The RNA shown here (Bacterial RNase P class A) has 397 nucleotides and comes from Hyphococcus sp. The coordinates come from a structure-prediction model, not an experiment, and the mean pLDDT is 75. Its Rfam family is "Bacterial RNase P class A". It is annotated as a ribozyme.

Formats: sequence, structure tokens, C1' cells
RNA sequence: CCAGACGGUCGGACGGCCGCGUUGAGCUUUUAGUUCACCGAGGAAAGUCCGGGCUCCAUGGAGACAAGGCGCCGGGUAACGCCCGGCCGGGUCGUUCGCAAGAAUGGCUUGAGGGAAAGCGCCACAGAAAACGAACCGCCUUCUUCGGAAGGUAAGGGUGAAAAGGUGCGGUAAGAGCGCACCGCUGGCCUGGCGACAGGUCAGGCAUGGCAAGCCCCGCCUGGAGCAAGACCGAAUAGGGAUGGCGCGCCCAACGUCGCAAGAUGGAUGGGCAGGCGUGUCUUCGCGCUGAGGCUGUCCGGGUUGGUUGCUUGAGCGCAUAUGCAAAUAUGCGCCUAGAGGAAUGGUCGUCGCUCAGCAAUGAGUACAGAACCCGGCUUACAGACCGUCUGGCUUU
Repeated sequence: CCAGACGGUCGGACGGCCGCGUUGAGCUUUUAGUUCACCGAGGAAAGUCCGGGCUCCAUGGAGACAAGGCGCCGGGUAACGCCCGGCCGGGUCGUUCGCAAGAAUGGCUUGAGGGAAAGCGCCACAGAAAACGAACCGCCUUCUUCGGAAGGUAAGGGUGAAAAGGUGCGGUAAGAGCGCACCGCUGGCCUGGCGACAGGUCAGGCAUGGCAAGCCCCGCCUGGAGCAAGACCGAAUAGGGAUGGCGCGCCCAACGUCGCAAGAUGGAUGGGCAGGCGUGUCUUCGCGCUGAGGCUGUCCGGGUUGGUUGCUUGAGCGCAUAUGCAAAUAUGCGCCUAGAGGAAUGGUCGUCGCUCAGCAAUGAGUACAGAACCCGGCUUACAGACCGUCUGGCUUU
């Protein structure tokens, strides 16, 4: 200097004139008007995908089931599917070792990262054969009427996403873990680490592949709704109509009626009980309402659509110090930066910045996009400029 990958910052600046909104102060003709001052749309405000703050509702506890969510380890956080640091696997680029298979190591990237030996299910087509298994071509041996037949084989080739672990050497009629070495795999033991895991050593020719982003198994977690939540004020109407279902039980007391009394009887009285209702379902303990002029399902119809508030001081921002690999945490100092309410945050002129074209003058362009209770993330969009890290290449010293 070039290429690639990753990460971060900005994404217009200054000035004049005019205009808009909240808040504060002053003045006035105080329903309001006017003057001055401060402030006034983002890195994503988007998507509404996660997690919360906050508000209201639900009867709370225990257990079981269902439904849903999560899934390597440790740390951070209010919490999370987020962030930080690690472990392991895949891919890719480079370096080293090795005959080779392959191994180690560095960078980048990526993983829906528990279980396939609990069970069920699937692997189309092609292919001989796709999981209790195998011979199409080929190779070897014997026979042969020379067409072929019998036997052996799974090293070579073919099909396929995947084909009897892989490479090398030996051995064999030809082959094969048949044997050996190495790699891989399975199991035991030891060492290191909080842990995921790693390393070493011993034994074994060694189980039949994949898919759980198929059902499933294992472990952990889980009330609902949402600012159109909610609160207050004001106002208005028809506590309306139709239809269906369940039920109107028991005891005591008082009162009324009948009766000489015992007692009987009545219901818009009071108390208690059974029963019923209240959670996604069930059981249990408790709580609340109801306990009958009651409760409940569906349909029709009427009123209210107004105002105030919630509404911006926050898990807030900036700087410094300390701890920590880091994310982050703590302490100190400083700052206050929209709160509209059918919806303000703008228009115009000039100078400059950046990009492209041009010798120049000059011309053209300048991204994605607009708060609506608030916050932490994720995902998506973005003209252009700047900064940094890593890898590779080239050149020079």
C1' cells in the first nucleotide's frame, strides 16, 4: 500500500429573518392577549420479538395433573432468549509434525450445545443392500459342451446425504482386524480444574449409522390483563323487556292466629346449619359471598363518548477513583436535557463541510427515518465519512 473479516463513532455545522409548543417571570383590556428567558423527535423513536418497573383483578396455602417456556460451565444484572469470561463440536484461512490416515497450534466464524443402550417412528429415489443386513460390476479357485456352472470374497469400482471404522505394513488362492503399528471407539484407574472438561496410563479387535428443528424421556421454571392499565370530578338513563335452567330444605327464638292446656299453624322477623358460588382441572385446609321476592345462561333495547390526573427525577446521564481478565459494582463530585393531547419540535436565505463529474469555472447530490407511561435487550433499515483490531499478500528498510 492492497484485499478480507470484526468492532466503534458521527450521520451535518454556523449565522440572519419569520413561525410553533410546554414551563417560568413581567405587563395588560385577566374567556385570554402580549414581551422576555430556558428547553423542545432517535441510533434505531421502527418491529411488538423477549424481560421488567408501574396499575388493576383474581380467596390464600399444600399436593397431583394438564398447558407453556428453558437446556454446556461459571460470573453479571431488577430480570431476560441479554452481556462478560471459559469448555466442547462444525466450517474456513495460515503454520508445524507425520509415508498416510490424521494430530497440534493461531486467527475468524458458527452451534435449536441434556438423552439415540427406556420405548415408538422415519431415512424418498437410486442402489445387490438403508439396520438382527448385503453381492450389480469386479477379484480368486475348480470344472466346462467355451454359452457358462459351482465355491470363496467384500480390499477395488458403481448407486447414494449416508454402505460391514480409517491409514500404512504384513499375510492370503484372492481378500478381510485375519495379525501388527498409529488414529478413532468402549471401559477402568490416577492427576489438574468451582465446573463444563482436559491430560496420562491400563485393558479390549471393538457396539449396528443418522434424525429428538419427529413423538418421547430427564432436569429446572411459570397467576391474568395491560396506560385504550387505573384514580377522581361532572353528567345522563329504562336497577328496562323476552326466554330458558337450578332451587325455594332443617333447627332454635320472638310475634300473630286456633286451643282450657298440651300443642298446631303462618310468614317480606332474628340467629344458626345443610347446600350452592368463588382457582386451567382435581383433592385437602382455611377465607369471603349467598342461604331464596334468590341465583344463573342467551337475546333485544336505553344512557354515558365531557374534564382533570396517571405524564416525566429516572434500575437517569457525565467525570474521577477503587476492585475485577471482563461484563460490571461501589464511592465522591457535577448536571436536569420534550411531555404534546387529533397531536408542537418548523420554513427560508447565506456561508461552510462531505460525495460524485469536470483541467478549471461550475453543476448535481447529501442516508434510514418522527416521541405518545417508562426502562434493559434482540431483530430489521441506513447515502457517506472517520477510527481501531486481526488475518493474508506485495514493497522498502